A computed fold for a 73-nucleotide RNA from a Minisyncoccota bacterium, annotated as transfer RNA. The sequence is in RNAcentral, with records from ENA and MGnify. The source organism's lineage runs through Bacteria, Bacillati and Minisyncoccota. Its Rfam family is "tRNA". It is annotated as a transfer RNA.

């Protein structure tokens, strides 16, 4: 240089046929406890990697770009 998979909450990751951004675990407050763990209840927290394109309508489809990783030359 080619090709192929990935990028989505702080960590590890789901997201189907384009139609409200989710789960676990970590935070915070609470309830429990002399007290801490534990449980249980709530809640906070996201440019969906970026800059375009197609659509009423993109995490999802189409194209550069970057950045990990496997191969190929």
């Nucleotide at each position: 240089g080619c090709g192929c998979g990935g990028u989505u909450a702080g960590c590890u990751c789901a997201g189907c046929u384009g139609g409200u951004a989710g789960a676990g675990c970590a935070u915070c407050a609470c309830a429990u406890u002399g007290a801490c763990a534990u449980u249980g209840u709530g809640g906070g927290g996201g440019u969906c990697g970026u800059a375009g394109g197609u659509u009423c309508a993109a995490g999802u489809c189409c194209u550069g770009c970057a950045c990990c990783g496997c191969g190929c030359a």